The RNA shown here (transfer RNA) has 71 nucleotides and comes from a rhizosphere metagenome. It matches the Rfam family "tRNA". By type it is a transfer RNA. The prediction has a mean pLDDT of 82.
RNA sequence: ACCUGGUUAGCAUAGUGGUAGUGCAGCGGAUUUUUAAUCCGUAGACGCGGGUUCGAUUCCCGCACCAGGUA
Numbered sequence: 001a002c003c004u005g006g007u008u009a010g011c012a013u014a015g016u017g018g019u020a021g022u023g024c025a026g027c028g029g030a031u032u033u034u035u036a037a038u039c040c041g042u043a044g045a046c047g048c049g050g051g052u053u054c055g056a057u058u059c060c061c062g063c064a065c066c067a068g069g070u071a
Stems, first nucleotide, its partner, number of pairs: 001070007010024004018054001026042005047063005
C1' cells in the first nucleotide's frame, strides 16, 4: 500500500428497512439476625461524517480505530 472482518449500555453479546433486546454488573425495594442467594422494579447504548429511502443499527460511500491476511 492493498484485501477481508469488526465497532450496539460499565463488560459480553443479539438484532438482514418501521419497537434496540438478553446475560452479568449498577441503583431502589421485598425476603433474611447479617452477608450471599432469590424475587420485583428501575436507569443506561447503535464509532464519526455524508448519501439512498416516507423511514437507516440495518443498504451505499468516505474517515477513524481494532483484528487477521497478501506483498